Notes: RNAcentral holds the sequence, with entries from ENA. This is a predicted structure of a 75-nucleotide RNA (transfer RNA) from Candidatus Yanofskybacteria bacterium RIFCSPHIGHO2_01_FULL_43_42. Lineage of the source: Bacteria > Bacteria candidate phyla > Candidatus Yanofskyibacteriota. RNAcentral records the identical sequence in 3 taxa. Its mean pLDDT, the model's own confidence on a scale to 100, is 80.

RNA sequence: GGCCCUGUCGUCUAGCCCGGUCUAGGACACUUGGUUCUCAUCCAAGAAACACGGGUUCAAAUCCCGUCGGGGCUG
Numbered sequence: 001g002g003c004c005c006u007g008u009c010g011u012c013u014a015g016c017c018c019g020g021u022c023u024a025g026g027a028c029a030c031u032u033g034g035u036u037c038u039c040a041u042c043c044a045a046g047a048a049a050c051a052c053g054g055g056u057u058c059a060a061a062u063c064c065c066g067u068c069g070g071g072g073c074u075g
Base pairs, nucleotide, nucleotide: 001074002073003072004071005070006069007068010028011027012026013025020058030046031045032044033043034042051067052066053065054064055063
């Protein structure tokens, strides 16, 4: 240099192929409250994310192009 895979809450992950359901769902962690003599457990609630830019479309996390980051194969 070429080709392929990949990027979503603090972490892991579903959704992407095949665009539309309410506010992007779940687990762990975190915060607050309840329970408890206290802690833990348990219960309830909350905060938290689509790598970036552009395009297509009535509508994009999802499709297309480019850039950046990570990984693999290879000249």